[in-house]
RNA sequence: GGGUGCGUAGCUCAGUCCGGUAGAGCAGGGGCCUUUUAAGCCCAGGGUCGUAGGUUCAAUUCCUGCCGCACCUA
Repeated sequence: GGGUGCGUAGCUCAGUCCGGUAGAGCAGGGGCCUUUUAAGCCCAGGGUCGUAGGUUCAAUUCCUGCCGCACCUA
């Protein structure tokens, strides 16, 4: 240099195939329970979906450029 895959909540990951209200677990916060802690139970919050454009009534999803990471190849 060429190719492939990945990038979503603080962390680990679904969702993308087939466009239609962004989710789970853990962590953190509040409460219940308990002599206290832990465990258990309940509640609420937390996201420019890597970035910039394009297509569309509508994009995390489709298309293109760029950035980062990993692997393959020269």